């Protein structure tokens, strides 16, 4: 150059013939337990709005398409791994 294969929270990773995003583990933080820690066991854990919380809306490397609806499908772009040259 030219082919392929990967990109998802703080971390590992799930979710594919389009249909409730982040299952699930880890870490983090709050509590129960205990003189006190430890282990266990419940809770929370992307943003924006919001007093708090509920709802609502946005969020899948990036920018566009198709679609009622897109992490998934098209088309361009970047990052990194792999062959060929």
């Nucleotide at each position: 150059g030219c082919c392929g294969g990967u990109g998802u929270g703080g971390u590992g990773g799930a979710a594919u013939a389009g249909g409730c995003a982040g299952a699930c583990a880890c870490a983090a933080g709050g509590g129960a337990c205990u003189u006190a820690a430890a282990a266990u066991c419940c809770c929370u854990c992307g943003a924006a709005c919001c007093a708090c919380a509920a709802a609502u809306u946005c969020g899948u490397a990036c920018c566009g398409g198709u679609u009622c609806a897109a992490g998934u499908c098209c088309g361009g772009u970047c990052a990194c791994c792999g062959g060929c040259a």
Model confidence (mean pLDDT): 80 of 100.
The RNA shown here (transfer RNA) has 85 nucleotides and comes from an uncultured Clostridia bacterium.
It was read from a public genome assembly.
Its Rfam family is "tRNA". Its family is annotated with triplet codon-amino acid adaptor activity in the Gene Ontology.